Source information: A computed fold for a 346-nucleotide part of an RNA from a metagenome, annotated as small-subunit ribosomal RNA, central domain. Its mean pLDDT, the model's own confidence on a scale to 100, is 88. The RNAcentral record of the full RNA draws on SILVA.
Context: one part of a larger RNA
RNA sequence: UUGGGUUUAAAGGGUGCGCAGGCGGGCUAGUAAGUCAGCGGUGAAAUCCUGCCGCUCAACGGCAGGGCUGCCAUUGAUACUGCUGGCCUUGAGUAUGGUUGAGGCAGGCGGAAUGUGCGGUGUAGCGGUGAAAUGCAUAGAUAUCGCACAGAACGCCGAUUGCGAAGGCAGCUUGCUAAGCCAUCACUGACGCUGAGGCACGAAAGCGUGGGGAUCGAACAGGAUUAGAUACCCUGGUAGUCCACGCCGUAAACGAUGUUCACCCGCUGUUUGCGAUACACAGCAAGCGGCUGGGCGAAAGCAUUAAGUGAACCACCUGGGGAGUACGCCCGCAAGGGUGAAACUC
Numbered sequence: 001u002u003g004g005g006u007u008u009a010a011a012g013g014g015u016g017c018g019c020a021g022g023c024g025g026g027c028u029a030g031u032a033a034g035u036c037a038g039c040g041g042u043g044a045a046a047u048c049c050u051g052c053c054g055c056u057c058a059a060c061g062g063c064a065g066g067g068c069u070g071c072c073a074u075u076g077a078u079a080c081u082g083c084u085g086g087c088c089u090u091g092a093g094u095a096u097g098g099u100u101g102a103g104g105c106a107g108g109c110g111g112a113a114u115g116u117g118c119g120g121u122g123u124a125g126c127g128g129u130g131a132a133a134u135g136c137a138u139a140g141a142u143a144u145c146g147c148a149c150a151g152a153a154c155g156c157c158g159a160u161u162g163c164g165a166a167g168g169c170a171g172c173u174u175g176c177u178a179a180g181c182c183a184u185c186a187c188u189g190a191c192g193c194u195g196a197g198g199c200a201c202g203a204a205a206g207c208g209u210g211g212g213g214a215u216c217g218a219a220c221a222g223g224a225u226u227a228g229a230u231a232c233c234c235u236g237g238u239a240g241u242c243c244a245c246g247c248c249g250u251a252a253a254c255g256a257u258g259u260u261c262a263c264c265c266g267c268u269g270u271u272u273g274c275g276a277u278a279c280a281c282a283g284c285a286a287g288c289g290g291c292u293g294g295g296c297g298a299a300a301g302c303a304u305u306a307a308g309u310g311a312a313c314c315a316c317c318u319g320g321g322g323a324g325u326a327c328g329c330c331c332g333c334a335a336g337g338g339u340g341a342a343a344c345u346c
Base pairs, nucleotide, nucleotide: 003318004317005316006315007300008299012314014201015200016199017198021194022193023192025088026087027086028085029084030083031082033081034080035077036076037075038074040072041071042070048066049065050064051063052062053061054060091191092188093187094186095184096183097182098181099180100179103177104176105175106174107173108172109171110154114150115149116148117147118146119145120144121143125136126135162169163168206247207246208245209244210243211242216240220236221235222234223233258313259312260311261310262309263308266291267290268289269288270287271286272285273284274283295302296301319346320345321344328339329338330337331336
């Protein structure tokens, strides 16, 4: 490289947008670049193949024939691909009217709990554990009542639910904003799919500056446990956890399953809309689940949300260790990230 592969054996990029590139719906006319056919030229010699001959054979050599799959020119063909023009509506999009949701951003408000402060009642313990102790408490704790303040998270509803491209999103409410779905089938007329680079987003932890600091709590300290105990358990507790702005760019970023399109048995639950409509039901569409078949699979299993049958494009794999390391380069304030070997060894 070809081939074969990528749920779990090595292997799907964390996610989206998108330039180039690759691929691309139906009808029709032209063109003839690709494609196909005829013919002409060229395709040196040697090499190669076939036959005959010569060195005793062979290698080797000689002669003859073939071939050199290519290139150029020319004459045609027009199914397919390309290019140019015209038309179409089913792909895609738009419009109008509905509708759904923890989708996003900014502001306002709320109650429970926790902690602290002040005051009242009240007295000897509280707390914690397997058992204890450190700790707190007669300077009046714990408990209980009232008042005040602070920060963070939103019980019930709540679901096997919903929304979002992914990360993710949950008290109530207001404003701004994005999306999906349904109906109408009105408009545009292939405007599409994918997407190397690129750009944007991207949990937690971490970093910078400034705030904030109730709870929890790396580090740290003490108490236990233990042979030891740099742990598990307990009492404290700094960074952090929260906010604003700026970085970082990684995760078992998982459905360990790339995106898009078409097709292929059934049963069942659920969400949303349509369904003349107040309830209920059949039906249609779009989602989210469960079960079972043909088929697939090494099996486990998947099974119209495919891991089935096909098509297009991208990414990735090629024995284990060395190693996601070294070196170089790029990015970063740093931590580190991206790209990514070899020797050697089994």